[in-house]
Context: one part of a larger RNA
RNA sequence: UGGCGGGGGCCCGCACAAGCGGUGGAGCAUGUGGCUUAAUUCGAUGCAACGCGAAGAACCUUACCAGGGCUUGACAUGGAUCUGCAAGCUCGUGAAAGCGAGUCGCUUUCGAAGGUGAUUCACAGGUGGUGCAUGGCUGUCGUCAGCUCGUGUUGUGAAAUGUUGGGUUAAGUCCCGCAACGAGCGCAACCCUCAUGUUUUGUUACCAGCGGAUAAUGCCGGGAACUCGAAACAAACUGCCUCUGUAAAGAGGAGGAAGGUGGGGAUGACGUCAAGUCAUCAUGCCCCUUACGCCCUGGGCUGCACACAUGCUACAAUGGCCGGUACAAAGAGUUGCUAAACCGCGAGGUGGAGCUAAUCUCAAAAAGCCGGUCUCAGUUCGGAUUGGAGGCUGCAACUCGCCUCCAUGAAGUCGGAAUCGCUAGUAACCGCCGGUCAGCAAUACGGCGGUGAAUACGUUCCCGGGCCU
Numbered sequence: 001u002g003g004c005g006g007g008g009g010c011c012c013g014c015a016c017a018a019g020c021g022g023u024g025g026a027g028c029a030u031g032u033g034g035c036u037u038a039a040u041u042c043g044a045u046g047c048a049a050c051g052c053g054a055a056g057a058a059c060c061u062u063a064c065c066a067g068g069g070c071u072u073g074a075c076a077u078g079g080a081u082c083u084g085c086a087a088g089c090u091c092g093u094g095a096a097a098g099c100g101a102g103u104c105g106c107u108u109u110c111g112a113a114g115g116u117g118a119u120u121c122a123c124a125g126g127u128g129g130u131g132c133a134u135g136g137c138u139g140u141c142g143u144c145a146g147c148u149c150g151u152g153u154u155g156u157g158a159a160a161u162g163u164u165g166g167g168u169u170a171a172g173u174c175c176c177g178c179a180a181c182g183a184g185c186g187c188a189a190c191c192c193u194c195a196u197g198u199u200u201u202g203u204u205a206c207c208a209g210c211g212g213a214u215a216a217u218g219c220c221g222g223g224a225a226c227u228c229g230a231a232a233c234a235a236a237c238u239g240c241c242u243c244u245g246u247a248a249a250g251a252g253g254a255g256g257a258a259g260g261u262g263g264g265g266a267u268g269a270c271g272u273c274a275a276g277u278c279a280u281c282a283u284g285c286c287c288c289u290u291a292c293g294c295c296c297u298g299g300g301c302u303g304c305a306c307a308c309a310u311g312c313u314a315c316a317a318u319g320g321c322c323g324g325u326a327c328a329a330a331g332a333g334u335u336g337c338u339a340a341a342c343c344g345c346g347a348g349g350u351g352g353a354g355c356u357a358a359u360c361u362c363a364a365a366a367a368g369c370c371g372g373u374c375u376c377a378g379u380u381c382g383g384a385u386u387g388g389a390g391g392c393u394g395c396a397a398c399u400c401g402c403c404u405c406c407a408u409g410a411a412g413u414c415g416g417a418a419u420c421g422c423u424a425g426u427a428a429c430c431g432c433c434g435g436u437c438a439g440c441a442a443u444a445c446g447g448c449g450g451u452g453a454a455u456a457c458g459u460u461c462c463c464g465g466g467c468c469u
Stems, first nucleotide, its partner, number of pairs: 007469007015459002019422005026313008034304002042053002064299007073123001077122006088103006125288002128286003134282002136277003139273001141271001146185006152161003165176003191265004196234007206223002210221003237259001240253005315415001319374007331362003336355002341350003381412001386407007428451007
């Protein structure tokens, strides 16, 4: 000077408290440990590993294992020598890869620059090791309010001061004071988005008024009001009023679509953890070189006594089932989305209109509302498991895909100790879309809207953090 303290003071945060809903019990899904295995590839391991890398393991992926093969190699560059030779096609063998054999192009000719192949030499190759040799990227404390510098001053010096103090703020935010005066990185603002309005512009969006047409529909003429799309601008600044205060500011009010940071996002200071990553990539050093490289077939990554983590579905009547009926937003689509119509109980099939999309399609929103039924039961709750029959994708669904129908109907009656999330359009409940993707183990992840709460006395305590001492 820091760090730490079951020292002190002050102050924050869903940190506690007050509430609402969960997890921990059940079944299943996914990840991990362990065990097993020829292999169950590797990494991640308190918070900050464990629905994590993986935005999709049947083959591929794939890095693992077994077996079959290749050796200048699947890929790159260069040197030397040879070569009308390649590729392709055919045949044999084979699980394939590969190996062996045959045939063979253009050009009038010559020829071999270029191309191809072979041999050879340099080399390639390595998801082999080291994240404790590294770059880059990332997590975390933490969107916490801090971290520093120049000059001056003080001290023998390390260093201090500034940055402390009194107030105030979400904030080292601002004010006042002060041997300090200034400055930088952070804070805030500038950026995007949502909420209001004005202007401009009207197609594929819209339809008030006018006209036409239909079984019906902005369907048509037309319109430029409204909605909406797109752009520019306006608007919020404690600006105004009252009170308190030296000031900064605070409390209340008015107007306003919005009020004191308006809501959300992007944005992460100096640093900490030899944190994570050599398997995204790059890279030093070490190691392998007829193999630790490369190709292929099959298997494995999906194994199952068990343990943990994260979820989904439930245990029901604020519900289940049946019929009818209403209202979104945001997306995606030409190797694609696929309408109408028809067939099938259904998954799906036939079909092929339209759409490179404000035009067409995915597309049905669901909870909701109306009516009916069930009457508290392991049930018309719950759907695991299993049997059978099918559908789809794909070269191929045995290991190991998804979906449908029929049958089967398990545990489960609200969960011990313990523990998690959330302060408002939030929690909770409800569905919709997307990426990856042939298909899909998605209940995941990322978005979107619909319905829509309760509670906060307070800061003693638990946890984390900031300032002073």
Molecule: small-subunit ribosomal RNA, 3' major domain
Organism: uncultured bacterium